[in-house]
Annotation:
The RNA shown here (transfer RNA) has 75 nucleotides and comes from a Promethearchaeota archaeon. The sequence was found in a public genome assembly. Its mean pLDDT, the model's own confidence on a scale to 100, is 81. It matches the Rfam family "tRNA". Its family is annotated with triplet codon-amino acid adaptor activity in the Gene Ontology. By type it is a transfer RNA. About the family: Transfer RNA (tRNA) molecules are approximately 80 nucleotides in length.
């Protein structure tokens, strides 16, 4: 170069086109304990980027990006 796959909080994942994006973990306060660790309560913080369909898009379609695979090119 050509093809396929995949991108959601810091991380790991869920989401059948339709109220506020949901779970674990992590942070942070508070309960609780002599102290830590576990438990419980409340809080934070997320759809790669751009267009397009559509009343409505994390979800469909198009390009671009980033990562992973395979193929090809290279003596």
């Nucleotide at each position: 170069g050509c093809g396929c796959c995949a991108c959601u909080u810091g991380u790991c994942u869920a989401g059948u086109g339709g109220u506020u994006a949901g779970g674990a973990u992590a942070c942070c306060a508070g309960c609780u304990u002599c102290c830590c660790a576990a438990g419980c309560u409340a809080g934070u913080g997320a759809c790669c980027c751009g267009g397009g369909u559509u009343c409505g898009a994390g979800u469909c379609c198009c390009g671009g990006g980033u990562g992973g695979c395979g193929c090809a090119c290279c003596a």